[in-house]
RNA sequence: GGGUCCGUCGUUCAGCGGCAAGGACGCCGGAUUGUCUAUCCGGAAACGCGGGUUCAAAUCCCGCCGGGCCCG
Repeated sequence: GGGUCCGUCGUUCAGCGGCAAGGACGCCGGAUUGUCUAUCCGGAAACGCGGGUUCAAAUCCCGCCGGGCCCG
């Protein structure tokens, strides 16, 4: 350099046109307990960047950036 797959809360994994963007772990607060652990309830927290298509984009298309694999 070419091909291909991927980029979503702190981490990890869902979601592939209309969702309040969800789960697990972690974090914060509370309940419970004589204390701790455990358990239960609540909360904060995310779509890499820029364009395009569409009534509507995390989702489709293009470019860029970053990462994995293969080829040279």